[in-house]
């Protein structure tokens, strides 16, 4: 000097998942953000084991393998989503999961019920256009 690993602080990313107060180490309240249920009107020939539904970007399609079937596994593509003030175009990179309800739910005013986790990164992906704020 370079590369790698670990830790702290600050800063930041995905996500609704942050802030304030009262308590005091069991907890609670509010704001804000997010989600579910729930009339009329409208809509639905849908569902009734090939159940149905919800959160979420994570709709779907094809090949192969396994299975008695439902279906499962894996690969590729893909709707869609993310990427350092904010928005947009184009391109680069990445994701394209997981879980929950429990026989049951279209929309839905009033009303009502819940959540506020978890996981990461370390000069940031780039050009262009516009906007906001600061100096």
């Nucleotide at each position: 000097a370079u590369a790698g690993u670990c830790a702290a602080a600050g800063c930041g990313c995905c996500g609704a998942a942050u802030c304030u107060c009262c308590a005091a180490c069991g907890g609670g309240a509010g704001a804000a953000c997010g989600g579910g249920g729930g009339a009329a009107c409208c809509g639905u020939a849908a569902c009734u084991u090939a159940g149905g539904g919800g959160u979420g970007u994570a709709a779907g399609g094809a090949a192969g393998c396994c299975u008695g079937a439902u279906g499962g596994c894996c690969u590729c593509c893909a709707a869609g989503g993310g990427u350092a003030a904010c928005u947009c175009u184009u391109g680069g990179c990445c994701c394209g999961a997981a879980c929950c309800c429990g026989a049951c739910a279209g929309c839905u005013a009033a009303c009502u019920c819940c959540g506020u986790a978890g996981g990461c990164g370390u000069a940031g992906c780039a050009c262009g256009a516009g906007u906001c704020g600061g100096a």
Predicted 3D model of a 135-nucleotide RNA (c-di-AMP riboswitch aptamer (ydaO/yuaA leader)) from an uncultured Armatimonadetes bacterium.